[in-house]
Predicted 3D model of a 350-nucleotide RNA (Bacterial RNase P class A) from a Comamonadaceae bacterium. A source record names the gene rnpB. Rfam family: Bacterial RNase P class A. Gene Ontology terms of the family: tRNA processing, dimeric ribonuclease P complex and ribonuclease P activity. On this family, see Beauregard et al., RNA Biol 2013: "Identification and characterization of small RNAs in Yersinia pestis". The prediction has a mean pLDDT of 77. Lineage of the source: Bacteria > Pseudomonadati > Pseudomonadota > Burkholderiales > Comamonadaceae.
RNA sequence: GAAGCGCGCCAGGCCGUCGCUGGCACGAUGCCCGAAAGGGUGUGCUGGAGGAACGUCCGGACUGCACAGGACAGCGUAGGAGGUAACACCUCUCCACCGACAAGCCCCGAGAGUUCGCUCGACGGGCCCUAAGGUGAGGAUCAGAGCAACAGAGACGAGCCGAUUCAGUUCGGGUGAAACGGGCAAUCUCUACGCGCAGCAAUACCAAAUAGGCCAGCGUUGACGUGGUUCCGCGGAGCUGGCGGGUAGGUAGCACCGAGCCGGGUGGGCAACCCCCGGCCCAGAUGAAUGGCGGUCACGUCCGGGGCAACCCGGACGCACAGAAUCCGGCGUAACGGUGCGCUUCACAC
Numbered sequence: 001g002a003a004g005c006g007c008g009c010c011a012g013g014c015c016g017u018c019g020c021u022g023g024c025a026c027g028a029u030g031c032c033c034g035a036a037a038g039g040g041u042g043u044g045c046u047g048g049a050g051g052a053a054c055g056u057c058c059g060g061a062c063u064g065c066a067c068a069g070g071a072c073a074g075c076g077u078a079g080g081a082g083g084u085a086a087c088a089c090c091u092c093u094c095c096a097c098c099g100a101c102a103a104g105c106c107c108c109g110a111g112a113g114u115u116c117g118c119u120c121g122a123c124g125g126g127c128c129c130u131a132a133g134g135u136g137a138g139g140a141u142c143a144g145a146g147c148a149a150c151a152g153a154g155a156c157g158a159g160c161c162g163a164u165u166c167a168g169u170u171c172g173g174g175u176g177a178a179a180c181g182g183g184c185a186a187u188c189u190c191u192a193c194g195c196g197c198a199g200c201a202a203u204a205c206c207a208a209a210u211a212g213g214c215c216a217g218c219g220u221u222g223a224c225g226u227g228g229u230u231c232c233g234c235g236g237a238g239c240u241g242g243c244g245g246g247u248a249g250g251u252a253g254c255a256c257c258g259a260g261c262c263g264g265g266u267g268g269g270c271a272a273c274c275c276c277c278g279g280c281c282c283a284g285a286u287g288a289a290u291g292g293c294g295g296u297c298a299c300g301u302c303c304g305g306g307g308c309a310a311c312c313c314g315g316a317c318g319c320a321c322a323g324a325a326u327c328c329g330g331c332g333u334a335a336c337g338g339u340g341c342g343c344u345u346c347a348c349a350c
Stems, first nucleotide, its partner, number of pairs: 001346010012297007020048007030041004050321001054332002057330005062199004074195005079093005094138001095136004104127004111120003139190002144188002146184002160173004203252004213243006224235005258281001260280006267274002299318008
């Protein structure tokens, strides 16, 4: 320098202006909604999306219900060892396969040489081998069942054809991935191990109106309602109070202390990861905030102009994928680009 791989990081910056939302403080202690529970309203300061917040595929935390123990069923996992809260994830490792240039081997053969026997051989094609690296649903086919396209006489049952022999005794057989001894377990099955069910619309608390329920008291000897007013008329079988449950609605769960984040370690370990030290508190809505507009500077593409060139000037367009909803660990998928480091092989130079 070329080719091929692997591992990260960023996810436009700044200014102005108009907003949204969580927290804290202050002020008012008012006002608004509501029966209540509770919620909203001002000013200032301050926090406010992601590497995937996504898909909801796997594993957990958490919550409710269930739960003596065992077996069966069902679902899942599968080389070995380790990591982890756990996993189908991650790491290391064994095995199998894939994996480039060069080299090697084969084919082709421009051409060159030739003692005319042959030798060398560009370009191109193929094979083989492996590097970094990648892929693997990699237990078991001496328990049982099932399956095998095309070709082939025959495809899971053993046989068939030809030759040969005392003797199915021995040898051979095109085809095909596979022909009598095997393959497939990503078909059932067997083995070992794991798994109770549901999910934040979990769940807990507060709690209307209406309807219905229960209890007590009063009531046809007229309660209660109504029109005139101390009484009368009319209607008349209920009336009053209390309790409890669920619903609407509200609050908590829910975001300050954790499987937390950042930095450091001549700490351990091949690594995943673990340990130690220091610092930090980092979104939290529910008609669902995290934004709109303007300017400017980056970046990319294109066009025009200038310049030998690097590049400069002007203009247009673009600037992804996507977006929290109980919270974590993974996996998978999406994506305009920018950027850093490492590994392998080959070539050249010193």